[in-house]
Context: one part of a larger RNA
RNA sequence: CCCUCGUUAAGGAACUAGGCAAAUUAACUCCGUAACUUUGGGAGAAGGAGUGCCCAAGUAUCGGUUCCGCCUCCUUUGGAACUGAAAAAGGGUCGCAGUGAAAUGGAUAUCUGGACUGUUUAACACAAACACAGGACUCUGCUGAAAUCACAAGAUGAUGUAUAGGGUCUGAUGCCUGCCCGGUGCUGGAAGGUUAAGGGGAUUUGUUAGUCGUAAGACGAAGCUUUGAACUUAAGCCCCAGUAAACGGCGGCGGUAACUAUAACCGUCCUAAGGUAGCGAAAUUCCUUGUCGGGUAAGUUCCGACCUGCACGAAUGGCAUAACCAAGAUAUCGCUGUCUCAACGAGGGACUCG
Numbered sequence: 001c002c003c004u005c006g007u008u009a010a011g012g013a014a015c016u017a018g019g020c021a022a023a024u025u026a027a028c029u030c031c032g033u034a035a036c037u038u039u040g041g042g043a044g045a046a047g048g049a050g051u052g053c054c055c056a057a058g059u060a061u062c063g064g065u066u067c068c069g070c071c072u073c074c075u076u077u078g079g080a081a082c083u084g085a086a087a088a089a090g091g092g093u094c095g096c097a098g099u100g101a102a103a104u105g106g107a108u109a110u111c112u113g114g115a116c117u118g119u120u121u122a123a124c125a126c127a128a129a130c131a132c133a134g135g136a137c138u139c140u141g142c143u144g145a146a147a148u149c150a151c152a153a154g155a156u157g158a159u160g161u162a163u164a165g166g167g168u169c170u171g172a173u174g175c176c177u178g179c180c181c182g183g184u185g186c187u188g189g190a191a192g193g194u195u196a197a198g199g200g201g202a203u204u205u206g207u208u209a210g211u212c213g214u215a216a217g218a219c220g221a222a223g224c225u226u227u228g229a230a231c232u233u234a235a236g237c238c239c240c241a242g243u244a245a246a247c248g249g250c251g252g253c254g255g256u257a258a259c260u261a262u263a264a265c266c267g268u269c270c271u272a273a274g275g276u277a278g279c280g281a282a283a284u285u286c287c288u289u290g291u292c293g294g295g296u297a298a299g300u301u302c303c304g305a306c307c308u309g310c311a312c313g314a315a316u317g318g319c320a321u322a323a324c325c326a327a328g329a330u331a332u333c334g335c336u337g338u339c340u341c342a343a344c345g346a347g348g349g350a351c352u353c354g
Stems, first nucleotide, its partner, number of pairs: 001349008010340002014338001019335001027051005036041001038172001052093004061085009094098001106333007113325002118130002134170007147156003173320004178250003183247002185243005192238003198232002206224002210219003251269005278312001279309001290306005
């Protein structure tokens, strides 16, 4: 010097990103216990007091079994014996100290997030992520449901049948969940347009019996072959509707009121419709340490407001919310070697000698 421990004057978070670590607290009995609340909780809230041993005393008291008395019985009641549990007030007594060692909650206030118990990245993440009960939409009427696995047979769904089963989203509870169907998707519609193979076979290519020609060659029926117009023809798409707890979206400019400021009001442009309630510098706010108030001597954090929301907003849920949380942020009390500032001690290493 390192590791694991113990103790520490005065101070008591001045340490630090942060009270990390350590310390405090702790058992039992009694007293006492707030806001808030879903009336269950919160709560061991908080905050106090007591605790050994002896006498009282295995007594009071409560219970069990058996028996006796009263009573018509059940039952109630008085008593006895045995037995299980078992005090208190009071008095005495010893020590510095009585849950004498050990085991054995520190407490409180405010906010954020998630309702909760639960689950998770075996081996850097335990959370605000996942799940959850609850809510909603949608598919499915069963001979083989829908959905899923499989080439198939077959199987799951289910020995179930819409109060059932599958998929998706949301996520207890409370109050609620606004406007937009133009785009994309889905559902429905079938008049018209477009549209495949197939059907159809107008037209067309080659070949050549033959005809014509002195010849070169020209024309050329049938057959075979080549081409393939009109017409016919489904879903789909175009089209017409519906649908947002489907994917999603939810404006700009100018003017205006008895100081100023602001604009309930007016005009205008655009849009499918222009963000409603609630919340708001927020797990969202760039400017920003916004401004005001609170807390501190002093506060980029925190709490309460304001609203100028760069770029909240309603099941990609909005806002509240008791209880809960090894979650995050802030503060207070207690407590302490975290620190001012270090010291001593114990054990084990390192080191020196052997």